[in-house]
Context: one part of a larger RNA
Molecule: large-subunit ribosomal RNA, domain I
Organism: Acidimicrobiales bacterium
RNA sequence: UGCAUGUGGUGGAUGCCUUGGCGACUACAGGCGAUGAAGGACGCGUAAGCCUGCGAUAAGCUUCGGGGAGCUGGCAAUAGAGCUUUGAUCCGGAGAUUUCCGAAUGGGGGAACCCACCCGCAAGGGUACUCCUGCCUGAAUACAUAGGGCAGGUAGAGCGAACCGAGUGAACUGAAACAUCUAAGUAGCUCGAGGAAAAGAAAUCAACCGAGAUUCCCAUAGUAGUGGCGAGCGAAUUGGGAAGAGCCUUCAUGAUUUAGCAUUCUUGUUAGUGGAACAGUCUGGAAAGUCUGGCCAUAGUGGGUGAUAGCCCCGUACGCGAAAACAAGAGUGUGGAACUAGGCAUGAGACAAGUAGGGCGGGACACGUGAAAUCCUGUUUGAACAUGGGGGGACCAUCCUCCAAGGCUAAAUACUCGUAGUCGACCGAUAGUGAACCAGUACCGUGAGGGAAAGGCGAAAAGAACCCCGGGAGGGGAGUGAAAUAGAUCCUGAAACCGCAUGCAU
Numbered sequence: 001u002g003c004a005u006g007u008g009g010u011g012g013a014u015g016c017c018u019u020g021g022c023g024a025c026u027a028c029a030g031g032c033g034a035u036g037a038a039g040g041a042c043g044c045g046u047a048a049g050c051c052u053g054c055g056a057u058a059a060g061c062u063u064c065g066g067g068g069a070g071c072u073g074g075c076a077a078u079a080g081a082g083c084u085u086u087g088a089u090c091c092g093g094a095g096a097u098u099u100c101c102g103a104a105u106g107g108g109g110g111a112a113c114c115c116a117c118c119c120g121c122a123a124g125g126g127u128a129c130u131c132c133u134g135c136c137u138g139a140a141u142a143c144a145u146a147g148g149g150c151a152g153g154u155a156g157a158g159c160g161a162a163c164c165g166a167g168u169g170a171a172c173u174g175a176a177a178c179a180u181c182u183a184a185g186u187a188g189c190u191c192g193a194g195g196a197a198a199a200g201a202a203a204u205c206a207a208c209c210g211a212g213a214u215u216c217c218c219a220u221a222g223u224a225g226u227g228g229c230g231a232g233c234g235a236a237u238u239g240g241g242a243a244g245a246g247c248c249u250u251c252a253u254g255a256u257u258u259a260g261c262a263u264u265c266u267u268g269u270u271a272g273u274g275g276a277a278c279a280g281u282c283u284g285g286a287a288a289g290u291c292u293g294g295c296c297a298u299a300g301u302g303g304g305u306g307a308u309a310g311c312c313c314c315g316u317a318c319g320c321g322a323a324a325a326c327a328a329g330a331g332u333g334u335g336g337a338a339c340u341a342g343g344c345a346u347g348a349g350a351c352a353a354g355u356a357g358g359g360c361g362g363g364a365c366a367c368g369u370g371a372a373a374u375c376c377u378g379u380u381u382g383a384a385c386a387u388g389g390g391g392g393g394a395c396c397a398u399c400c401u402c403c404a405a406g407g408c409u410a411a412a413u414a415c416u417c418g419u420a421g422u423c424g425a426c427c428g429a430u431a432g433u434g435a436a437c438c439a440g441u442a443c444c445g446u447g448a449g450g451g452a453a454a455g456g457c458g459a460a461a462a463g464a465a466c467c468c469c470g471g472g473a474g475g476g477g478a479g480u481g482a483a484a485u486a487g488a489u490c491c492u493g494a495a496a497c498c499g500c501a502u503g504c505a506u
Stems, first nucleotide, its partner, number of pairs: 001505009015491001016456002020427002022424007029416002031159002039101003042055003046079001049075003061095006070083003106115003116127004129156002131153007163194001164192005174181001178228001204211002215242005225233002246408003250348005258341001260334011272320003278293003282289001294311002296300001302314003357381008367393001388403005443450002463490001466477004
């Protein structure tokens, strides 16, 4: 030095575990905000820090309910001081307080800061802009108007995951290159709205038979078409389902109603509450395991307890329950009203013009200008008036069908930032969210932005008193424990890598 065996160190794979994730389903909710949001800064504790909670009334205040013995949140103990059957802590409803910044709104500003004015003894309140309403004033210019001013407004502003409508609108890519085309009216950006949105009661289809608003699903069908007839794009009709609902306009008269408002009741939500049934034996540190004999079950889902528990605990099935608030429904009263919006009957009236259509240029229609109908319109023109007009894929006739140029409309449909519950041939710490752990943290970057690693002693801290060596770290005894090679970066503890002992070889 090598090999082998044994025994260690290092290391943290593997196994087991799960507080965290992921994916569904059901129900609810679908908004919050000038009554100051979302999100923050700074504070508040006997006690230094961080998290949570809260706001100078500051881990809290008041009140109404629940609950019933301990409590003063967590990391996180110790000490101290207290509270509590005169019902605390805790849970739920309602209320009070709610610094400063932030739409931020008195002015400014480099967010959490600076500086004001008015009213008021003080405490405190008010003072942004736009819009709406009312009032005052008031030019050129006589009336007026513009403008100016004042008051009032629970008006707007900002935030929010996706879904929705509108406006605007790429490129990579595909075409095996590329230009029409495609990707795609996608992504992005902007505006606006709702719990859904949009669409919607035929100037629609159909085919000489008929149907009868819209939306969504299935088929028709990858068909008919379209297409450098390339790549590709891609209907309709009809049938079957989900759902189903129709209406309004101007005036007058009449008889009645509905929302609304008040009140009562019912149901549900926001705390809770009752809730069956087991003992012995053996092994063991521990029984829920073994054996023996019982019991309950509208409860043998699940979790915990020193190993695997229907009968130990929490629960579960099944019942019960609200002072207060909210939601839905029903009844009663009021109700042509103090506001707003409608229905029915009768009578009168109205029934949409720079519109439809045409020319030129574009766009949308599955349809790339094509034989190109239909729809929209930048530009330019421009009818008819129900004895009328539109459509039926150039166009004309016949026939059929409908009535544009005003408006409203639930459901079936889309989505999930969120609340509650249930589930999984989903993951199990290099997995599953980036994040099981104080993670969008540490750290990096001027910035936009990028972005980790990191779980496990034990049933219980019983977390090792005391002695010895040592300056300490650490170790050896002792002790705890079933176990300490479970001793605190502590379950298991692989490999690489590094020792020690022994044997053999050199």